[in-house]
Notes
A computed fold for a 94-nucleotide RNA from Alteromonadaceae bacterium M269, annotated as c-di-GMP-I-GGC riboswitch aptamer. NCBI's taxonomy places the organism under Bacteria, Pseudomonadota, Gammaproteobacteria, Alteromonadales, Alteromonadaceae. The coordinates come from a structure-prediction model, not an experiment, and the mean pLDDT is 83.
RNA sequence: GUUGAAAAAGGCAAACUUAGCGAAAGCUGGGGACGCAAAACUUCCGGUCUAAGGUAUUCCUAGUGAAAAUACUAAGAUAGCGGGGUUACCAGUU
Numbered sequence: 001g002u003u004g005a006a007a008a009a010g011g012c013a014a015a016c017u018u019a020g021c022g023a024a025a026g027c028u029g030g031g032g033a034c035g036c037a038a039a040a041c042u043u044c045c046g047g048u049c050u051a052a053g054g055u056a057u058u059c060c061u062a063g064u065g066a067a068a069a070u071a072c073u074a075a076g077a078u079a080g081c082g083g084g085g086u087u088a089c090c091a092g093u094u
Stems, first nucleotide, its partner, number of pairs: 001093004011036002016031006034080001040086003044083003047078004053073006059065001060063001
């Protein structure tokens, strides 16, 4: 430099559960292992999820919009959805 077949020093940890946070998606710590060779970091691109708040419509008591429903959305989440970027362990090989 290159590869991740096998192995291994070691690493991470899905579902579920428990405590906390959040409106929610979900996140953090403990327990727990389905898996992972970047399941380390990063929202730059695409996807997916949420929608307290906002807007529109429905609606109604007809307005200085209380409630409810639907759609869209600021914003948020996901790096264990895929791609890109950055960095690193072990082993094989050159």